Context: one part of a larger RNA
RNA sequence: CUGGGCGUAAAGGGUCCGUAGGCGGUUACGCAAGUCUGGUGUGAAAUCUUCGACGCUUAACGUGAAGUUGCCACUGGAAACUGCGUGACUUGAGUAUGGUAGAGGUUAGUGGAAUUCCUGGUGUAGCGGUGGAAUGUGUAGAUAUCAGGAAGAACAUCUGUGGCGAAGGCGACUAACUGGGCCAUCACUGACGCUGAGGGACGAAAGCGUGGGUAGCGAACGGGAUUAGAUACCCCGGUAGUCCACGCCGUAAGCGGUGCACACUAGGUGUAGCGGGUAUCGACCCCUGCUGUGCCGACGUAAACACAUUAAGUGUGCCGCCUGGGGAGUACGACCGCAAGGUUGAAACUC
Numbered sequence: 001c002u003g004g005g006c007g008u009a010a011a012g013g014g015u016c017c018g019u020a021g022g023c024g025g026u027u028a029c030g031c032a033a034g035u036c037u038g039g040u041g042u043g044a045a046a047u048c049u050u051c052g053a054c055g056c057u058u059a060a061c062g063u064g065a066a067g068u069u070g071c072c073a074c075u076g077g078a079a080a081c082u083g084c085g086u087g088a089c090u091u092g093a094g095u096a097u098g099g100u101a102g103a104g105g106u107u108a109g110u111g112g113a114a115u116u117c118c119u120g121g122u123g124u125a126g127c128g129g130u131g132g133a134a135u136g137u138g139u140a141g142a143u144a145u146c147a148g149g150a151a152g153a154a155c156a157u158c159u160g161u162g163g164c165g166a167a168g169g170c171g172a173c174u175a176a177c178u179g180g181g182c183c184a185u186c187a188c189u190g191a192c193g194c195u196g197a198g199g200g201a202c203g204a205a206a207g208c209g210u211g212g213g214u215a216g217c218g219a220a221c222g223g224g225a226u227u228a229g230a231u232a233c234c235c236c237g238g239u240a241g242u243c244c245a246c247g248c249c250g251u252a253a254g255c256g257g258u259g260c261a262c263a264c265u266a267g268g269u270g271u272a273g274c275g276g277g278u279a280u281c282g283a284c285c286c287c288u289g290c291u292g293u294g295c296c297g298a299c300g301u302a303a304a305c306a307c308a309u310u311a312a313g314u315g316u317g318c319c320g321c322c323u324g325g326g327g328a329g330u331a332c333g334a335c336c337g338c339a340a341g342g343u344u345g346a347a348a349c350u351c
Stems, first nucleotide, its partner, number of pairs: 003323004007305002012319001014202004021195003025089007033082002035078007048067005054062002092192001093189003096185005104178007111155001115151008126137002163170002207248006216242002221237004259318006267296011300307002324351003333344004
């Protein structure tokens, strides 16, 4: 430089915003950089290609003529396409107005059930635990039960291949602040767009720093069992942690194992949100439009499994990534981090 690929064989970046860059709707006029076309010059020789009643007996070889790039320069022209300039447009994009659903986010407050602990009452010999036991706990009165109190954490039912969010994720109730979506109107702007190397922000759990908190659970650890052993599975305890505030870390089977955007390509059937029509006293029912989320399925695709208007179909634009297994996501270097470690990322050797 190029080919073929990326659901499961190697391969989609964890997600979003966005810089450069790449790509970009309809229309009129102009310019002529790209593009197309003519002319002139240049394009050394050898090589290469074609031609030869050419020269060596032939051929290789030699020799003659012509050609020789999608190259370059100058110059004349064309104006469909790309580009540039000017003007216009509304379907892409955005704004406005009116509605609307929601565990979207942040903060503060509130609530009940349960658990554990404490105090008191009743009450007496066990309780607890297991496959069976034991450790444990209890006559200093436990377990059970009733009343009162304290604390922390999580929010049963509703709950639904239901909803919201870019992803991570979000579930008691109330209030305040706040982001996005969808529907209707088609009023306004007039291509303002798509993607996005670097970059920035967010990013479960675990882990780290400082301070608080600690009911339950519970790495480590102690004990009891099991076992040949048992650094486990089971049982009794239990520290970090789990919780809060602030600051780091930046990774996951961060998965739909499927990058984002747009257009096109049979249907059927659920469900969530909004609208139109029909119907009705009204609400349903019925028909229908848009948006989301499921199942089934034609064409097509696929190695098969399967996917199938939420594509893995048919196309376009842009980014990321792959190129036999192991060595290895290792070593070295660099950058980041308090550390743990993360990101980038080989080779020898070997099959």
Overview:
Small-subunit ribosomal RNA, central domain from a metagenome, 351 nucleotides, folded computationally. Rfam family: Bacterial small subunit ribosomal RNA.